[in-house]
RNA sequence: UCGUGCUAGAUGGGGCAGUAGCGGCGCCCUGUAACCCCAAAUCCGCUAUAGGGGGAUUGAUGCUCCGCCCCGGGCAGGGGCGGCGGAGUCUGCCCGUAAUAAGUGAUGUUGACGGCUGGGUCCUGCGCGGCGGGCUGCUGUGAACCUCGUCAGGUCCGGAAGGAAGCAGCGAUAAGCAGAUGUGUCCCGGGUGCCGUGGGAGCGCCUGGCCCGAGUUGGCUGUUACGGUAACGUCCGUUGUGCUCUGUUCAAAGCGGGGUGCACGA
Numbered sequence: 001u002c003g004u005g006c007u008a009g010a011u012g013g014g015g016c017a018g019u020a021g022c023g024g025c026g027c028c029c030u031g032u033a034a035c036c037c038c039a040a041a042u043c044c045g046c047u048a049u050a051g052g053g054g055g056a057u058u059g060a061u062g063c064u065c066c067g068c069c070c071c072g073g074g075c076a077g078g079g080g081c082g083g084c085g086g087a088g089u090c091u092g093c094c095c096g097u098a099a100u101a102a103g104u105g106a107u108g109u110u111g112a113c114g115g116c117u118g119g120g121u122c123c124u125g126c127g128c129g130g131c132g133g134g135c136u137g138c139u140g141u142g143a144a145c146c147u148c149g150u151c152a153g154g155u156c157c158g159g160a161a162g163g164a165a166g167c168a169g170c171g172a173u174a175a176g177c178a179g180a181u182g183u184g185u186c187c188c189g190g191g192u193g194c195c196g197u198g199g200g201a202g203c204g205c206c207u208g209g210c211c212c213g214a215g216u217u218g219g220c221u222g223u224u225a226c227g228g229u230a231a232c233g234u235c236c237g238u239u240g241u242g243c244u245c246u247g248u249u250c251a252a253a254g255c256g257g258g259g260u261g262c263a264c265g266a
Stems, first nucleotide, its partner, number of pairs: 001266006009058003012030005020047005035055004062260007072250008080241008092232001094228007102221003105217003114211008122200006128193002131189004135184001138179004147172004155164003
């Protein structure tokens, strides 16, 4: 060095979860030339030599150790995004009030603002007028008897002449009723008057006159202050994440390096 037989070993590894811990069953990653059967999550088996039982295959070019690299997972922190709760500090949005007058609009030499002055609008007294009502006056009507005049007939008194009372009728009238184109030095009233006059109140509005001579106003935009609101923006807290970044931990596959059994024969 080669051949034969055998043994250790190998027939996947890793993360998470779970566990005092280890391995398995579970979920996931990696990866393959990567065995079979039995039990297993309120679980199965074991104890630092840390899966158990049964079988099969392979077998020291196979196994093992270290390093690099990194799939993937775990943990922590930051960011993005979303959910929930809150604040009113800030800034914006929205609403209100006030100020200002830069812009714009309106108004103003057919005269603004300001000053002086008169009137009206408002309240009230009086006069006059008007309106309404009353009273009075006018016209008509108006009494079985208890109103008046005249009183036929009839009645009464009287010897008579004559006289008396008097119904109906006729005429007139009282109260009352009705009417009008309606009289009056009358009385009363008012949501009465382009009326007259006296007083008051007032400076809001309308209007006249005089002086002065360029502003006035604050609708809109802007600016400032104060207040309100909390949907949105902002901030604070909390929670989540098929997203992203950083750190840390474990780490498959891959790459590089190291180590490596017994017997016999040639």
Model confidence (mean pLDDT): 75 of 100. Predicted 3D model of a 266-nucleotide RNA (Bacterial large signal recognition particle RNA). The sequence was found by an Rfam model in a public genome assembly. Its Rfam family is "Bacterial large signal recognition particle RNA". For this family Rfam cites "SRPDB: Signal Recognition Particle Database" (Rosenblad et al., Nucleic Acids Res, 2003).